SAM riboswitch aptamer (S box leader) from a Pseudomonadota bacterium, 108 nucleotides, folded computationally. Its mean pLDDT, the model's own confidence on a scale to 100, is 83. The sequence was found by an Rfam model in a public genome assembly. The organism belongs to Pseudomonadota, within Bacteria.
RNA sequence: CGCCCAUCUAGACCGGCUGAGGGACUGGCCCUUUGAAGCCGGGGCAACCUGCGCGCAGCGUCCAGGUGCCAACUCCUGCGGACCCGUACCGGGUCCGGUAGAUGGGUC
Repeated sequence: CGCCCAUCUAGACCGGCUGAGGGACUGGCCCUUUGAAGCCGGGGCAACCUGCGCGCAGCGUCCAGGUGCCAACUCCUGCGGACCCGUACCGGGUCCGGUAGAUGGGUC
C1' cells in the first nucleotide's frame, strides 16, 4: 500500500518560532497578515485499543499506557432512488442509500 470491521449532525485552544496559504479531491462556499500551513511547549475533548472494575453477548472508568481530535454535519457537493416546489428546458429543496475520505482496531 491492499483487504476486513466499527464510527463519523456531540465535544474540546492558548503561548512561542515562523510568515502565505488552508479547508483530501471536483465544483461551490468559507477561513486566513486581527497571522494560513508547519514545528515546539502547555492545556483540553473524546473513549477506538491496552490496562483496571463489574452483576461480563455487555457496561463502566480516564488513575496508567497507545492513538486520535480541538472553524463551519466528513463545511456542502459529486453516483442512484423516493417525495415536494417550480417548469418549455435548465433548475431548487427534503430524506434514504451508495461512492470517496477521515480515525481506530484487525489481517497478510